[in-house]
RNA sequence: GGGCCCAUAGCGCAGCCAGGUUAGCUCGCCCGCCUGAUAAGCGGGAGGUCGAGAGUUCAAAUCUCUCUGGGCCCA
Numbered sequence: 001g002g003g004c005c006c007a008u009a010g011c012g013c014a015g016c017c018a019g020g021u022u023a024g025c026u027c028g029c030c031c032g033c034c035u036g037a038u039a040a041g042c043g044g045g046a047g048g049u050c051g052a053g054a055g056u057u058c059a060a061a062u063c064u065c066u067c068u069g070g071g072c073c074c075a
């Protein structure tokens, strides 16, 4: 220098290809129930400007472009 992949809640991920109801799951965290108490179990809750910016569109996590960070391959 060239190519490909990844970035979504505190951690790990789905959703993206094929745009559309309120952005979801597991673990964790908080509250309650249960227990003599803890764990386990059950119920509820908080937590996200979907890496950044721009474009297309009535509408973008999703499509396009640029950039940032990370990984792999080629040279």
Stems, first nucleotide, its partner, number of pairs: 001074007010027001012025002020058001029045005051067005

A computed fold for a 75-nucleotide RNA from a Candidatus Hodarchaeales archaeon, annotated as transfer RNA. It matches the Rfam family "tRNA". By type it is a transfer RNA. The organism belongs to Candidatus Hodarchaeales, within Archaea. The coordinates come from a structure-prediction model, not an experiment, and the mean pLDDT is 85. The RNAcentral record of the sequence draws on ENA.